Source information: A computed fold for a 98-nucleotide RNA from Pseudoclavibacter soli DSM 23366, annotated as TPP riboswitch aptamer (THI element). Its mean pLDDT, the model's own confidence on a scale to 100, is 75. Rfam family: TPP riboswitch aptamer (THI element). Rfam links the family to the GO term thiamine pyrophosphate binding. NCBI's taxonomy places the organism under Bacteria, Actinomycetota, Actinomycetes, Pseudoclavibacter, Pseudoclavibacter soli. The model forms 100% of the base pairs in the Rfam consensus.
[in-house]
RNA sequence: UGCAUCGACACGGGGUGCCCGCAGCAGGCGGGCUGAGAUCACACCCGUCGAACCUGAUCCCGUUGACCCGGGCGGAGGGAUUGUCGAAUGAGGCACGA
Repeated sequence: UGCAUCGACACGGGGUGCCCGCAGCAGGCGGGCUGAGAUCACACCCGUCGAACCUGAUCCCGUUGACCCGGGCGGAGGGAUUGUCGAAUGAGGCACGA
């Protein structure tokens, strides 16, 4: 010195499972579990400092009524562009320079 931090707006990306009961064989209705969010949402989360999310995966171990419920896998591979404005000015962090 710049970034970073917080908030807003814009643009972009993403997920929406599992079980129980009723009805029925067709759409469904009610309830429960975890979670930020289970296609109630113009909601929630994430945007390269990228575990938001996808692949691996009809995966492995544990747990459960069941499950992307917990962990492994994962110093694996992919993955969206970030931009503008405002606030804070103090401590701390990262990078560069002297």